[in-house]
RNA sequence: UCAGAUGGCCGGGUGACCGCGGGCGAAGCAAUUCGUUCGAGGAAAGUCCGGGCUCCACGGAAAAACGGUGCCGGUUAACGGCCGGCGGGGGCGACCCCAGGGAUAGCGCCACAGAAAUGACACCGCCUACCGGCCUAAAGCCGCGGCAAGGUUGAAAUGGUGCGGUAAGAGCGCACCGCGUCUCUGGCAACAGAGGCGGCACGGCAAGCCCCACCGGGAGCAAGACCAAAUAGGGACGGCAGGUGAUCUUUUUCGGAUCGCCGUCCGGGUCGGUCGCGUGAGGUGGGCGGUAACGCCCAUCCCAGAGGAAUGGUCACCACCGCCCCUUUUUCGCAAGAAGAGGGGCGGUACAGAACCCGGCUUACAGGCCAUCUGACGCU
Repeated sequence: UCAGAUGGCCGGGUGACCGCGGGCGAAGCAAUUCGUUCGAGGAAAGUCCGGGCUCCACGGAAAAACGGUGCCGGUUAACGGCCGGCGGGGGCGACCCCAGGGAUAGCGCCACAGAAAUGACACCGCCUACCGGCCUAAAGCCGCGGCAAGGUUGAAAUGGUGCGGUAAGAGCGCACCGCGUCUCUGGCAACAGAGGCGGCACGGCAAGCCCCACCGGGAGCAAGACCAAAUAGGGACGGCAGGUGAUCUUUUUCGGAUCGCCGUCCGGGUCGGUCGCGUGAGGUGGGCGGUAACGCCCAUCCCAGAGGAAUGGUCACCACCGCCCCUUUUUCGCAAGAAGAGGGGCGGUACAGAACCCGGCUUACAGGCCAUCUGACGCU
């Protein structure tokens, strides 16, 4: 210098003018006005996980069912998050990725191709030693047979490489690797290493059902609590009117009660209002413990909250980026020109918008900065 890896940060600044929302103070009967102070984010987003809080249900616990999680250890209020390890895979490397328990509990599946897909298999191929026949015999041919090395198919074919062995072959024998199993050592553990034994027995899929272990009661701030109009309706008491009617009093007559209107009071709901609602698993700085996630302690700060919803706009200067034009006494070059420097013009400065709160994850984002590390090339 170029190409990358990981982690973190910023995401326009200043001034003037105009404007918006909350709190507090003052004025005003009030509407409102004035002053002062505060006023979005790293994701406020998606609403995907986990919790706080609230109400409902429930005697406790367990089981069943359903849903979720799934190597080990730690961290946390909790998590499917995070940190540190382990194992597997990728990359020259920094580093990155992994639904990463169980296939000797059981069921199921393994398309196409292929001889054969699990009760493994024999299409091409290899062999003719043994046995039988032809033959005196050998050779040869035929039969009975042997084999799975090589070829072919496939995502996958029942260990791999080499030597020996054989008629040809084969863990048939041996060495190494792999696999299984036992013991020892290290580690909290996942796991790793070493040694012995076994010629190999045990194909894959659990992201099909299932088994095992662990976790989970439901709904959500439109939760929920309180105050409380008009109108209509309900209840109690009092007053007025009064029998034509209806209902009840088992039936009929009489009698009684209610159905009506007015007033007072009570209680429930609706419109509306208040709370919930921001001192919190809080921010910043420092110290200590821990590899880290994180924890503990000290100091300091108060930092939007309403309601379909304020946090904005214009101008000037500056900053950054892109394009174009001009100048150049710099650098390279024969030149054309390129780079640098200076000046001017135009355009751009994202994604997005709190609505009960918090911890995560995921997704979006113009442009820029910092730190650490890796590879290649060059120079000293």
Notes: Predicted 3D model of a 380-nucleotide RNA (Bacterial RNase P class A) from an uncultured Alphaproteobacteria bacterium.